[in-house]
Molecule: transfer RNA
Organism: Defluviitaleaceae bacterium
RNA sequence: GCGUUCGUAACUCAGCGGAUAGAGUGUUCGCCUCCUAAGCGAAGAGUCGCAGGUUCGAUUCCUGCCGAGCGCA
Numbered sequence: 001g002c003g004u005u006c007g008u009a010a011c012u013c014a015g016c017g018g019a020u021a022g023a024g025u026g027u028u029c030g031c032c033u034c035c036u037a038a039g040c041g042a043a044g045a046g047u048c049g050c051a052g053g054u055u056c057g058a059u060u061c062c063u064g065c066c067g068a069g070c071g072c073a
Base pairs, nucleotide, nucleotide: 001072002071003070004069005068006067007066010025011024012023013022018056027043028042029041030040031039049065050064051063052062053061
């Protein structure tokens, strides 16, 4: 350089045109306990990588750019 897959919460991932974008782990608070762990309940945490386009409507489709993985040279 070319091809290809991916980028969503602090971390690991789901969702792939329409409801308020979700789960697990972690964090904080509460319950429980003599205390801790475990268990139970709740809360907080997201410009869905950036910019444009298509559409009534985009995290989702298209284009460019940025970043990461893999393959080829």